[in-house]
Description:
Predicted 3D model of a 683-nucleotide part of an RNA (large-subunit ribosomal RNA, domain II) from a bacterium. The coordinates come from a structure-prediction model, not an experiment, and the mean pLDDT is 84. The RNAcentral record of the full RNA draws on ENA.
Context: one part of a larger RNA
RNA sequence: UCCGGCGAGUUACUUCAGUAUUGCGAGGUUAAGUCCUUACGGGACGGAGCCGUAGCGAAAGCGAGUCUGAAUAGGGCGAAUAGUAAUACUGAGUAGACCCGAAACCGAGUGAUCUACCCAUGGCCAGGAUGAAGUGACGGUAACACGUCAUGGAGGUCCGAACUAGUGUACGUUGAAAAGUACUUGGAUGAGCUGUGGGUAGGGGUGAAAGGCCAAUCAAACUCGGAAAUAGCUGGUUCUCCCCGAAAUAUAUUUUGGUAUAGCCUCGGGUAAUUGAGUGACGGAGGUAGAGCACUGGAUGGGCUAGGGGCCUUACCAGGUUACUGAACCCAACCAAACUCCGAAUGCCGUACACUUCUAUCCCGGGAGUCAGUCUCUGAGGGAUAAGCUUCAGGGGCGAGAGGGAAACACCCCAGACCAUCAGCUAAGGUCCCUAAAUCCAGGCUAAGUGAUAAAGGAUGUGAAAUCGCUCAGACAACUGGGAUGUUGGCUUAGAAGCAGCCAUUCAUUUAAAGAGUGCGUAAUAGCUCACCAGUCAAGUGGUUUUGCGCCGAUAAUUGCCGGGACUAAGCCUGGUACCGAAGCUAUGGAUGUAUCGUUAGAUACGUGGUAGGGGAGCGUUCCAUACCGGUUGAAGGUAUACCGCAAGGAGUGCUGGACGGUAUGGAAGAGAUUAUGCCGGA
Numbered sequence: 001u002c003c004g005g006c007g008a009g010u011u012a013c014u015u016c017a018g019u020a021u022u023g024c025g026a027g028g029u030u031a032a033g034u035c036c037u038u039a040c041g042g043g044a045c046g047g048a049g050c051c052g053u054a055g056c057g058a059a060a061g062c063g064a065g066u067c068u069g070a071a072u073a074g075g076g077c078g079a080a081u082a083g084u085a086a087u088a089c090u091g092a093g094u095a096g097a098c099c100c101g102a103a104a105c106c107g108a109g110u111g112a113u114c115u116a117c118c119c120a121u122g123g124c125c126a127g128g129a130u131g132a133a134g135u136g137a138c139g140g141u142a143a144c145a146c147g148u149c150a151u152g153g154a155g156g157u158c159c160g161a162a163c164u165a166g167u168g169u170a171c172g173u174u175g176a177a178a179a180g181u182a183c184u185u186g187g188a189u190g191a192g193c194u195g196u197g198g199g200u201a202g203g204g205g206u207g208a209a210a211g212g213c214c215a216a217u218c219a220a221a222c223u224c225g226g227a228a229a230u231a232g233c234u235g236g237u238u239c240u241c242c243c244c245g246a247a248a249u250a251u252a253u254u255u256u257g258g259u260a261u262a263g264c265c266u267c268g269g270g271u272a273a274u275u276g277a278g279u280g281a282c283g284g285a286g287g288u289a290g291a292g293c294a295c296u297g298g299a300u301g302g303g304c305u306a307g308g309g310g311c312c313u314u315a316c317c318a319g320g321u322u323a324c325u326g327a328a329c330c331c332a333a334c335c336a337a338a339c340u341c342c343g344a345a346u347g348c349c350g351u352a353c354a355c356u357u358c359u360a361u362c363c364c365g366g367g368a369g370u371c372a373g374u375c376u377c378u379g380a381g382g383g384a385u386a387a388g389c390u391u392c393a394g395g396g397g398c399g400a401g402a403g404g405g406a407a408a409c410a411c412c413c414c415a416g417a418c419c420a421u422c423a424g425c426u427a428a429g430g431u432c433c434c435u436a437a438a439u440c441c442a443g444g445c446u447a448a449g450u451g452a453u454a455a456a457g458g459a460u461g462u463g464a465a466a467u468c469g470c471u472c473a474g475a476c477a478a479c480u481g482g483g484a485u486g487u488u489g490g491c492u493u494a495g496a497a498g499c500a501g502c503c504a505u506u507c508a509u510u511u512a513a514a515g516a517g518u519g520c521g522u523a524a525u526a527g528c529u530c531a532c533c534a535g536u537c538a539a540g541u542g543g544u545u546u547u548g549c550g551c552c553g554a555u556a557a558u559u560g561c562c563g564g565g566a567c568u569a570a571g572c573c574u575g576g577u578a579c580c581g582a583a584g585c586u587a588u589g590g591a592u593g594u595a596u597c598g599u600u601a602g603a604u605a606c607g608u609g610g611u612a613g614g615g616g617a618g619c620g621u622u623c624c625a626u627a628c629c630g631g632u633u634g635a636a637g638g639u640a641u642a643c644c645g646c647a648a649g650g651a652g653u654g655c656u657g658g659a660c661g662g663u664a665u666g667g668a669a670g671a672g673a674u675u676a677u678g679c680c681g682g683a
Base pairs, nucleotide, nucleotide: 001683002682003681004680005679006678011095012094013093015092016091017090018089019088020087021086022085023084024083027051028050029049033045034044035043036042037041055062056061065077066076067075068074098236099235101233105226106225107224108223109222110221116200117199118198119197120196121195122194123193124192125190127159128158129157130155134151135150136149137148138147139146163187164186165185168183169182170181171180202218204214205213206212239618240617241616242615243614244613249262250261251260252259253258263370264369265367266366267365268364269363270362272361275360276357277356278355279354280353281351282350283349284348290342291340292339296336297335298334300332301331302330303329307325308324309322310321311320312319375397376396377395378394381391382390403414404413405412418590419589420588421587423586424585425584429580430579431578432565433564434563438577440576441575442574443573444572445571451567457552458551461549462548463547464546465545466544467543468542469541470540478536479535480534481533482532484509485508486507489503490502491501515530519528520527591608592607593606594605595604596603597602619672621669622668623667624666625665626664627663628662629661630660637656638655639654640653641652643650644649
């Protein structure tokens, strides 16, 4: 992993509520028990008790009333009758209460054959090295001290086997081994190692102390029991079809991953009213968007003008002046979530108005689920009007929704799947090939493979439009020629001559024209050139603005953001026609729900996506009762099969098998398994 079997809403209780059915009914009903019996079943007796038939009051008590009260008032609670017993089902409660699952807690016991420490009694430590004290001899001293040489054999001494430990590395890691092997390493006469026997026991021991060890188990051992501990947590929870169909919110919570009540779903009842909803009409409230500056504030320029500053004048008072500042006021143009003289659209509320709509509304009762929400669009807040599958609340849509499109893609676009069809029409989106349908039509644009990523900024790209100049009295470009004189203007300067710098109404003359000079150049001149003019030539030419499509800007790891091939349209813009394209719509046939009509049959209308969840109807398994039926001329089971039923499922026949099985109507449940790292067995 696969196969087979087992595997989860049960049972008890009149404790309670509801629905359905049945009996009896102002009544209903027996419990224990006793008796009978064909006996774990049934019948008879049993009226104790319980519920109901009357309530009100604390009570005495009164009673269709009663309590309060002084009251005959007012007010409270009652009175115009339906219950009760049983069964089934759905829920609640109490119990293990759908099943499996803790870590833990407590009780009583069992363990020191492992290991920790202790007690008793034994055992063990090759060999080598070092050479303490003491002693002796000699030397030495007044005597000691002291020295030398011997002797001696101390030590938690040294080296190193056994023994013991377990340092480093490698291997091993489904091992040879649930801790080892190889090499290496520490201790090795000591706080040494070790045999045997004994002791200490679980909140206890023992611990040269690591929370270590106490039998491969230790921040409280193991075994059994309390015990099915508890688990607001995770996982699992078994046949079919049909109808409806949510929520991820509010409030509260030792509450935020739980729960309660409400909201939203479902089922039944009430029929309760022109109930609800939509559109139109009419009537309302409002201060958002926008706008505005009338208020509150902000903020710019101008005018006017108190005050202040500077300057002048002045003994003081006072005065003059000002390219400073400036309240208030006036003019003009502005800004605001916490400004408003104004003010929408939507939305909201209302109407005994109209129309549309299968009561869609409301009330009562049974059953729920939901309380993590997500994305997208929209108007706001937070954030940087940054980002992000960002956060937060409001409104719409999707997600629980399949199908088509977006290459692929819960959430985007189109569109809501009862079933069947080798029929048709469309939506979004498409129509060169992959790939169904236009190599379609008309008019433009683009040359960048732009299309098929991006900004500020930049550019004689190119199309369109507007506008201002010059122009056959010859423009623009090109070529030829001229481009002069006073004068080297004045100043400055070493020099300054058009061209370092400063000054100047930068003038005037000759001219077709020619600046007291546009740029290069010289030390300064010189030289080249421009403005300007003429000639040659002959028809357009120059500037500005708006706009379409392009270009550069453009840097990342696959060719590498067209889905690919490829495309100059098969790109972009505008218009048109046709076609393709979905589970949409239509057509044909069939199934089914609800409503209405109908004598059944049936007809008509509208429906039939669906998670949590509510409701309805069925299939199958085992056993029981009753009545039947099949079976050695072959039951059940197995196996094969083109049959029947919407489905769960059910037949027929062949083979196998070798003794039980089935149908109908009821009843009762150990009643349905692909999933729980489920359990047991097998492979």